[in-house]
Parts: sequence; C1' cells; structure tokens
RNA sequence: CAGCCGGAUCGGACGGCCGCUGCUGCAAGGCAGAGGAAAGUCCGAACUCCGCAGAGCAGUGUGCCGGAUAACGUCCGGGAGGCUGGGUUCAAGCUCAGCCGACGGAAAGUGCCACAGAAAACAUACCGCCGCGGGCCGCAAGGCCCAGGUAAGGGUGAAAAGGUGCGGUAAGAGCGCACCGCCGUCGCAGUAAUGCGGCGGGCAGGGCAAACCCCACACGGAGCAAGACCAAAUAGGGAGGGAAUUUCCGGCUUCGGCCGGGAAUACGUGCCGGCUCGGUGCGUCAAACCUUCGGGUAGGUCGCUAGAGCCGCGCAGCGAUGCGCGGCCCAGAGGAAUGGCCGUCCCGCAGGAGCAAUCCCGCGGACAAAAUUCGGCUUACACAUCCGGCUGCCAA
RNA sequence: GGCCCCGUAGCUCAAAUGGAUAGAGCACCGGUUUCCUAAACCGGCUAUUCCGGUUCAAUUCCGGACGGGGCCU
Repeated sequence: CAGCCGGAUCGGACGGCCGCUGCUGCAAGGCAGAGGAAAGUCCGAACUCCGCAGAGCAGUGUGCCGGAUAACGUCCGGGAGGCUGGGUUCAAGCUCAGCCGACGGAAAGUGCCACAGAAAACAUACCGCCGCGGGCCGCAAGGCCCAGGUAAGGGUGAAAAGGUGCGGUAAGAGCGCACCGCCGUCGCAGUAAUGCGGCGGGCAGGGCAAACCCCACACGGAGCAAGACCAAAUAGGGAGGGAAUUUCCGGCUUCGGCCGGGAAUACGUGCCGGCUCGGUGCGUCAAACCUUCGGGUAGGUCGCUAGAGCCGCGCAGCGAUGCGCGGCCCAGAGGAAUGGCCGUCCCGCAGGAGCAAUCCCGCGGACAAAAUUCGGCUUACACAUCCGGCUGCCAA
Repeated sequence: GGCCCCGUAGCUCAAAUGGAUAGAGCACCGGUUUCCUAAACCGGCUAUUCCGGUUCAAUUCCGGACGGGGCCU
C1' cells in the first nucleotide's frame, strides 16, 4: 500500500413547485409529519379486563458472585474456565498479553457411552515385559517349559482408572520421594464468587444434566381486535295501554273462590271515501296496534400519545447508572399520510478531453418503513470515516 | 395488529430413548418382455429448509434466521 474478516459511528445537505395526513383558522393561509433498526415478535414491563381464602402437587422458565434497573433470559464490574501467541522449566507445570464464554449439582438416584478394542466403570490383559519360585537341557554363559507376576511400552478409541521426573524392582507399580493436580481440615484476605498459605491423606470420585432428574429462586390467565362510553334500522325480550259486567250449567274446593262451556248487554276495533247515525265482521280466549324500558349490532367517541420523554451542563460512581439544575414539546392517522419532479452541492463507479491540476457527460446512493406505549435482545444494512486482527506485495 | 403450530426424495409417510449406509409406496429414468403400448420383472436417480451451539457423535437436543399453515374483529 492492497485485499479479506470483526467491531463502532453515520444513515446525503440546501432550496423551489405540485400533492397526502393531522392540528389550527370564517377564509386566505400557517404549523407539524418515520427508524436505527419503525423489522422478527425472542424476553421483560406499563396499561386494561377476567379470576383469586390458604396450602400443596403438576407445568414452565432462570441458574458462578456482586451491583444497576420499574422489570428482565438485559446491562456493568469481578471470579473460575477455555483457545491462541510469547517467556520460563528436564518435564508436568507456572507466568504475561489478547480473545471467547447458556458457568448450580455427575460423592441423591436412574439411564446412555455406537464402531473399534482384552477391557467403557464392582475394571481388565491382545501384543509385549519379567519369570525372584518349580521342572528339563547345558561344563558354563544361558536356553526351553510351567505356576505366576506386571500394567512401564505398543495397539483400539472421543474417552483407558491421577500427571512429570528421580529412586526402586526379576519386570513393574503411589511401591517410596519431590513438584503439580485431587480430597479433607484449619488459618488469613475478600461483601461474595474465590484466592493464598499451613497440616493431614497415596488417591477414593471417567464423560454426558442444551438425558431424565435433584437443589435454589420466580411465575394466575388473556391481550389495545385489551377495555370503557354514546347509540340507528331490523329481529327478539320486559312493563303499561288495547282489555267490561251480569247470569245459567258442570267440575273442584282450604268455602275465600278457581276452572271449563253457553247466553245477554256493554265495550273496543276493522270496513262501508271523511264526520254523525246506522249496518256489518272480528275480539273480550287474548292479538294487531300504541307507548315505554333495558341489553346489544352497524356507526361514533375515548383508550391515543407529556412520557420509566428528549437536549445541555454539573455532581457521585471503575462502570452500568443515579441525582440536581436549566431548556424543549417531537406523527397520532385508523385499511392506514410521511410522496413525486426540478435545480445546486456531496460521495461512489464507468466513458471522454487534458502532460497534469482539473473539466464534460451518464448511471447509482443501502436495509427497510410507525399502528397502545416503553426497556432490551436478535437479525438486515450501500457509500464514507475510525479502531483491531489476518494474508499478500514493495521499501528500509 | 396480536396469539399458536409445522418444516425429511417430485408427492404421501417412517426412522424405539442421539449411534453412522436416513427406509417404504406412488412418480421419474434405463433395461427385459411385446408388432406397439399397458401390466409384470430387474436395476437406478433424488432428501433431513438454512446458520450457529451442546455432545465423541445431531433428522432428533438448544438458540437464531427463512418459509408455510391455523385462530381472534
């Protein structure tokens, strides 16, 4: 210098014309109008309705420690762990730097660990090593066979029953020792996770819980199409009017009446175009019709944007964040607006002119777009800028 | 807008509790048979939606993305 990867910032600027949505105005007009993710709907809340004595089981989720927060599976700080590189050591290991990270319990129980391998969890013995003991051969060195010992080496596997080194031994082995690891215990430091050190123990206890499970903690359900208010037409519901009286027969009776049937008068109502009279039909069994009430649909209004709000400064804190002061008002539509064109400039690419600086012309400027509102996470993202890493080339 | 479910050959379904070559029917391709076709027989092709993680090992378990379907006015 170039390319690639990862992270962060930014998300073209100004002006004019024509529209769209909302607010305001009598009108002309004026003012405001997408995002860092508005997305996925993966977590957590606000808000609203329903449910709810209390306890337990089941189910779901979270899971090192401390802090932040309204809350969280988020964020911040720390601790164990892993990976890469450097240094150091005979080696195991130790240490430094960078990065990663869903990290309770495998010594409660159950289950699984294919293939390969002798053996995969009460360990075992294929090759190998040895053969101190016994037998045979040999002058001897030694050789062969047997009882057996062994787990250092090889081999299998993702994983082989602590590791490295020295001693030791027939060969070996925590068999002994040193260091490292592990277990128990004590002390110190730290809020804690944990770390450091002393003492004791030769070592028991392989891995998997994003297998069942155990432990601790948390959790009632639904979601603005939640829900609240106003309220047509039609259908249906309740109440009132419509909607009287007398008498006979039969039945029942708690002796008050009730039920069924018939008759008379009266009343109501429809029709005879309207009114009066009259006629006639129907009803008094209970309808048409009228009045009224409540539920509820369409529709309308609210919820609906002043909020865990934004900007600046100061203080506290390593930080997440909190507190204080000052300033600001910043979409609120409801099948859904936020768009198009033109000009100047910015950035990138291609072409042309020019020795060059530069100029001319053309194309392009991402991902995606509010739908109750917030806090996060995840995913997408052109150009440009910054930071880190890797690779290549050139120069010293 | 909100809530829930699913994803395996071209299609319809398998794969006991994670174990190695992912199986079957129909379809498709080639062959045998036939004068030709069908049927029949033989052989073959084709897949775990994608990206990460856990694990020795993932179609299966966990997370994310993508796609499809259903319910609520």
Predicted 3D model of RNase P RNA and transfer RNA as a complex of 469 nucleotides. It holds a member of the Rfam family "Bacterial RNase P class A". The family's RNA type in Rfam is ribozyme.